c-di-GMP-I riboswitch aptamer, 91 nucleotides, folded computationally. Model confidence (mean pLDDT): 82 of 100. Of the family's consensus pairs, 95% are formed in the model.
[in-house]
RNA sequence: AUUUGAAAAAGGCAAACCAGCAGAAAUGCUGGGACGCAAAGCCGAGGCCUAAAGCAUCAGUUCCUGAUGCCAUGGUGGACAGGUUGCCUGG
Numbered sequence: 001a002u003u004u005g006a007a008a009a010a011g012g013c014a015a016a017c018c019a020g021c022a023g024a025a026a027u028g029c030u031g032g033g034a035c036g037c038a039a040a041g042c043c044g045a046g047g048c049c050u051a052a053a054g055c056a057u058c059a060g061u062u063c064c065u066g067a068u069g070c071c072a073u074g075g076u077g078g079a080c081a082g083g084u085u086g087c088c089u090g091g
Stems, first nucleotide, its partner, number of pairs: 002091002005088001012037002017032006035078001041084003046080001047076003054070007
């Protein structure tokens, strides 16, 4: 430098669920809890989720309300893919 994750050590993360809080929602945070993870570290241009505001149409109607559609500036990234860094270990 490249490749492997069989065994082992040091450690790490934490799904579902529960409680509290934040949010329009998606979802997040904190505590508890472990299904799993060799990148389940980090990033966010693919993807995916949501649609408050906005825009359009329609209806009621009179400057407001409701419905439907579009849309990220909101999220996720532990379905999958990508970028980047890295511990231990076998070759």